RNA sequence: GUCAGAGUAGCAUCUAAGCGUUAAGUGUUAGGCCAUGGGAAGUUGGGCCUAAACGAACUCACGUUUGAGGCGAUUUAGAUGCGCGUCCGCUGCC
Numbered sequence: 001g002u003c004a005g006a007g008u009a010g011c012a013u014c015u016a017a018g019c020g021u022u023a024a025g026u027g028u029u030a031g032g033c034c035a036u037g038g039g040a041a042g043u044u045g046g047g048c049c050u051a052a053a054c055g056a057a058c059u060c061a062c063g064u065u066u067g068a069g070g071c072g073a074u075u076u077a078g079a080u081g082c083g084c085g086u087c088c089g090c091u092g093c094c
Stems, first nucleotide, its partner, number of pairs: 001094001003092003010082009019072003028052007038088003042084001058069004
């Protein structure tokens, strides 16, 4: 020096345990803030807060509770697959 590789935030599926079903959550819009391969800047996505609009599947047993089965474009964890464009760095071969 050539070539190759590792590595983010996160996304999808499955499993498990929960939450809601007396409607939160998810999703949408706007504003502000935060983090984002090992480093720098940075795009796209991501998270948090506030506001607004929109919006649902319950059933059975049971005296209430509670339990079970469903439902929610639901939460968390694990597994598998996918996974930074630039510059510098790391690893390996030559």

The RNA shown here (THF (Tetrahydrofolate) riboswitch aptamer) has 94 nucleotides and comes from an uncultured Mycoplasmatota bacterium.
The sequence was found by an Rfam model in a public genome assembly.